[in-house]
Context: one part of a larger RNA
Molecule: large-subunit ribosomal RNA, domain IV
Organism: Dehalococcoidia bacterium
RNA sequence: CCCUCGUUAAGGAACUCGGCAAUCUAACCCCGUAACUUCGGGAGAAGGGGGCCCGCCUGUAAUAAGGCGGGGACACAAAAUUGGCCCAGGCGACUGUUUAACAAAAACACAGGUCUCUGCUAAAGCGAAAAAGCUGAAAUAUAGAGGCUGAUACCUGCCCGGUGCCAGAAGGUUAAAGAGAGAGGUUAUCCCGACUUGUCGGGAGAAGCUUUGAACUGAAGCCCUGGUGAACGGCGGCCGUAACUAUAACGGUCCUAAGGUAGCGAAAUCCCUUGUCGGGUAAGUUCCGACCUGCACGAAUGGUGUAACGAUCUGGGCGCUGUCUCAACGAGGGACUCG
Numbered sequence: 001c002c003c004u005c006g007u008u009a010a011g012g013a014a015c016u017c018g019g020c021a022a023u024c025u026a027a028c029c030c031c032g033u034a035a036c037u038u039c040g041g042g043a044g045a046a047g048g049g050g051g052c053c054c055g056c057c058u059g060u061a062a063u064a065a066g067g068c069g070g071g072g073a074c075a076c077a078a079a080a081u082u083g084g085c086c087c088a089g090g091c092g093a094c095u096g097u098u099u100a101a102c103a104a105a106a107a108c109a110c111a112g113g114u115c116u117c118u119g120c121u122a123a124a125g126c127g128a129a130a131a132a133g134c135u136g137a138a139a140u141a142u143a144g145a146g147g148c149u150g151a152u153a154c155c156u157g158c159c160c161g162g163u164g165c166c167a168g169a170a171g172g173u174u175a176a177a178g179a180g181a182g183a184g185g186u187u188a189u190c191c192c193g194a195c196u197u198g199u200c201g202g203g204a205g206a207a208g209c210u211u212u213g214a215a216c217u218g219a220a221g222c223c224c225u226g227g228u229g230a231a232c233g234g235c236g237g238c239c240g241u242a243a244c245u246a247u248a249a250c251g252g253u254c255c256u257a258a259g260g261u262a263g264c265g266a267a268a269u270c271c272c273u274u275g276u277c278g279g280g281u282a283a284g285u286u287c288c289g290a291c292c293u294g295c296a297c298g299a300a301u302g303g304u305g306u307a308a309c310g311a312u313c314u315g316g317g318c319g320c321u322g323u324c325u326c327a328a329c330g331a332g333g334g335a336c337u338c339g
Stems, first nucleotide, its partner, number of pairs: 001334008010325002014323001019320001028050004036041001038151001052071006072076001084318007091310002096108002112149007124135003153304003157235003162232002164228005171223003177217002182212005189204007236254005263297001264294001275291005
């Protein structure tokens, strides 16, 4: 010096990103216990008191519990085990689950809410995107499956123009297929020409075969017509105006499918920003309460509150302490020296 412990004058968070760590507290009995609340809780709230031994009394079946008096100790729950507490706020209702070995959380799940699909050989899914078969389910819409939200309370506004989904079927478009007008090729035959008389060259050309092929018929889909937001999503700008000023209930105008309602708001969201005011401190970029100028909140990608809960996060206070001022001593084990 390192590790693990123990004690410490005075002070008591001055340490530090932060009371991290370590103290304090602690079981039992008695008294007492606030706001708030979903009336269950909160609550072991908080905050106090008690205890050993002896004698007597009361009491008991006997202990116990209790009362009075007395006694001793540094220490009477005599060891070990064994909650620190309070206030305010954010998030998530809660118990639970999770990154085995850097993350336990505000993430996931959850009960509850809501939408959609599914009439049973169900939907959905597994099974080489063939099948049998299987799950769903030996169930049957108060059921099963999928999506979103996430207890409870109060609520959940406007937009269907785009995308999706659902419904519709008059018209337009349209595949394979059907249909086959017509066109090309081939040539039995015929015609013309040439001559070496059986060949060559040119032309026309039926049937068949063949290569194509216009109209017309032709489903879903798309176009089209409607609906639908707890479907994907979206939810404006400029100018003027009141008898101080300021502001604008009001007016004008442009654009849009519609222009953000209630509620909340410098917020886990605010760039400017340590916004401004108030509180707390001697002093507060954090915190709490307001304001609203919301760069860029906002209503089941839920909005706003909320008792209880949390090894959650943030701020403050009491108690307590070697965290610190500022270090000291002690114990055990190392390091180190000798062997």